[in-house]
Model confidence (mean pLDDT): 82 of 100.
A computed fold for a 73-nucleotide RNA from an Oscillospiraceae bacterium, annotated as transfer RNA.
NCBI's taxonomy places the organism under Bacteria, Bacillota, Clostridia, Eubacteriales, Oscillospiraceae.
Its Rfam family is "tRNA". Rfam classes the family as a transfer RNA. Rfam links the family to the GO term triplet codon-amino acid adaptor activity.
């Protein structure tokens, strides 16, 4: 210069054949305990890397662009 994979809550990842965004850990608030843990109940927490297309409707499709890996020249 070309190609192809990933990017989704603090971390780790699912959902990606189009229709209300989710799971363990983590945090927070309450129950349980003489206290801690460990159990249980309840919440908060996301412009779904970006920027445009297409569609009634896009994390999920197309473009384009950035990080990151990996292969070719």
């Nucleotide at each position: 210069g070309c190609u192809g994979c990933u990017u989704u809550a603090g971390c780790u990842c699912a959902g990606c054949c189009g229709g209300c965004a989710g799971a363990g850990c983590a945090c927070u608030u309450c129950c349980u305990u003489g206290g801690u843990a460990a159990g249980g109940a309840a919440g908060a927490g996301g412009u779904c890397g970006a920027c445009a297309g297409u569609u009634c409707g896009a994390a999920u499709c197309u473009g384009u662009u950035a990080a990151g890996c990996a292969g070719c020249u």